[in-house]
Model confidence (mean pLDDT): 79 of 100. This is a predicted complex of two RNAs, RNase P RNA and transfer RNA, with 467 nucleotides together. Rfam match: Bacterial RNase P class A. Rfam describes the family as follows. Ribonuclease P (RNase P) is a ubiquitous endoribonuclease, found in archaea, bacteria and eukarya as well as chloroplasts and mitochondria. It is annotated as a ribozyme. Its family is annotated with tRNA processing, ribonuclease P activity and dimeric ribonuclease P complex in the Gene Ontology.
RNA sequence: GGAGUAAGUCAGACGAUCGCCGGUCGCAGUAGAUCGGAGGAAAGUCCGAACACCGCAGGGCAGGGUGCUCCAUAACAUGGAGUCGUGGCGACACGAAGGAAAGUGCAACAGAAAGCACACCGCCGUCGAAGGCCAGCCUUCAGGGGCGGGUCUGCGACGGUAAGGGUGAAACGGUGCGGUAAGAGCGCACCAGUUCCCCGGGUGACCGGGGAAGCUCGGCAAACCCCACCCGGUGCAAGACCAAAUAGAGGGGCGUUUGAGGGUGGCCCGCCCAAGCCCCCGGGUAGGUCGCACGAGGUGCCGGGCAACCGGCAUCCGCAGAUGAAUGAUCGUCGCCCGCUGAGGGGGAACCCGAUGCGGGAACAGAAUUCGGCUUACGACUUGCUCCGGCC
RNA sequence: GGUCCCAUCGUCUAGCGGUUAGGACGCCGGCCUCUCACGCCGGUAACCGGGGUUCGAUUCCCCGUGGGAUCACCA
Repeated sequence: GGAGUAAGUCAGACGAUCGCCGGUCGCAGUAGAUCGGAGGAAAGUCCGAACACCGCAGGGCAGGGUGCUCCAUAACAUGGAGUCGUGGCGACACGAAGGAAAGUGCAACAGAAAGCACACCGCCGUCGAAGGCCAGCCUUCAGGGGCGGGUCUGCGACGGUAAGGGUGAAACGGUGCGGUAAGAGCGCACCAGUUCCCCGGGUGACCGGGGAAGCUCGGCAAACCCCACCCGGUGCAAGACCAAAUAGAGGGGCGUUUGAGGGUGGCCCGCCCAAGCCCCCGGGUAGGUCGCACGAGGUGCCGGGCAACCGGCAUCCGCAGAUGAAUGAUCGUCGCCCGCUGAGGGGGAACCCGAUGCGGGAACAGAAUUCGGCUUACGACUUGCUCCGGCC
Repeated sequence: GGUCCCAUCGUCUAGCGGUUAGGACGCCGGCCUCUCACGCCGGUAACCGGGGUUCGAUUCCCCGUGGGAUCACCA
């Protein structure tokens, strides 16, 4: 210098002007004053809870979820520390990591055979018929003929065989020696694995060492399933309260030519219309209020723990609360980053640092009941560690 | 705001973990016809993106993206 890996920090600051939402003060009501006003992910809504209503004697089935160990936590599919496995030269990262010697199932194509395996080629044995060769015996005057035997070759039938060939993602341990008709854990030695036993370490997953058994038992459970543990449902549009207009279950009062009530501009008379009118009350719609901002809360210090986290003390809460939904815009100064410039400086060298000036840039995104996580999006910086290269 | 569902040729759809991913309409070419239509034959064209499980993924699992249900999913 390059490449990488892990952890962490911040998310521009200040001022001016004009606006928006909420609290408090003020006011009859305005005006006004003052204080506060998004995030690390507020997002996706993927998990877990709080809270609310409904359901519920208790238990089981069904259904869903989780799945190495120990710890943390209100809880979790989350986190921490480890174990084992996989990847990487490494720092490190990743893992839905129980069970396939309970059962059922799946494996296209290729291949002989794909699940208590299998015989296509090859190798070997037996039998059969045929042919070649070899020597023997019998026979014929001779050419020749006959008899049984050995051996070789290919063919057929029946068997044996998983060493070799070839197929596949996968072919029932590997190497060697013995053995055999040929072969084979068939036997033996070593290696690998599995199961069981013993000893030691660890809370545990598991690790280390020793021994026994030829035991060699394939893969898939993000296929059904088995085992262990967990889970009632719905979600703040949950839900609670107040409550118009209109209609009305129910109750009461007054009234129908002895006229309630209404109209006639306020009252009385008069006139007109007239069979309904008034009150109480429950539920409940529109609408409103609450739920709803003090909470498994933040910050600092101390203590325990490897850590996640827990405990104690102090301190803060004037750390957003909208409901078509506020949290903004403009300008200035400073700061940050990038490119060019390169005064000057450092070093033995490779090379490095860098004043000044000019130009450009500043991401992802926006609360909606509230918390704890996960996941995804995204800018800049800092630190530790690893590997490679250059130079001395 | 909550809750739920879906994604395959241009469109509508089928699809047991092994398929050349099937069909209909469309489009293109040819045949038929004097021409067009109809009809017949042939062709074109797709698994939303990334990762995982598996020998193998359109299919199973996870994450993302896009779309929909919307007052007749919930006041």